Molecule: Lysine riboswitch aptamer
Organism: uncultured Faecousia sp.
RNA sequence: GAUAGAGGCGCGGGAUUCAUCAGUACCGCGGGGCAAGGCCAGGCAGCCGCUCCGGGGGAAAGGGGAUACCGCCGAAGGGAAGCUGCAGGCCUGCUGCACUUUGCCUGGGCCGUCAGAGAAUAUCUGCCGGACUGUCACAGUUUUGUGAAGCGCUAUC
Numbered sequence: 001g002a003u004a005g006a007g008g009c010g011c012g013g014g015a016u017u018c019a020u021c022a023g024u025a026c027c028g029c030g031g032g033g034c035a036a037g038g039c040c041a042g043g044c045a046g047c048c049g050c051u052c053c054g055g056g057g058g059a060a061a062g063g064g065g066a067u068a069c070c071g072c073c074g075a076a077g078g079g080a081a082g083c084u085g086c087a088g089g090c091c092u093g094c095u096g097c098a099c100u101u102u103g104c105c106u107g108g109g110c111c112g113u114c115a116g117a118g119a120a121u122a123u124c125u126g127c128c129g130g131a132c133u134g135u136c137a138c139a140g141u142u143u144u145g146u147g148a149a150g151c152g153c154u155a156u157c
Base pairs, nucleotide, nucleotide: 001157002156003155004154005153008073010072011071012070013069015067016066017065018064026057027056029054030053031052032051033050034049037048038047039046040093041092042091043090044089076106077105078104080102081101082100084098085097086096087095107133108132110130111129112128114126115125116124117123135148136147137146138145139144
């Protein structure tokens, strides 16, 4: 260097289904109040009356649980910078999302604190802490102890 593999509540993906979102947004009907404002920020152009109560109808996306399946074992995840696209029209800007490039961090899942995302007491992500687990190194040989990181480990060539 090539090929093949191992870790385990292992990783990712789309599908199906179930809740949640929510009796919310929105659309009719009836009644009341108000005349300034709303459409990410600024400019231009454009559009819309706004709000409360009662009653009728009534979602979806994003996020998630479960199931089987498929692809896999830097699986994958995170954050930074950059490119492109989208978020009603044009210009500038900001923010968010998606995709992608570069280099960086994380062995793995679990539990907990905190922070962020989220409608959320769901869930996700990150730092830190804890025990566990796989691998390797060193010490000891009984069971272990200490340390390291996937740029690793095992087998074959």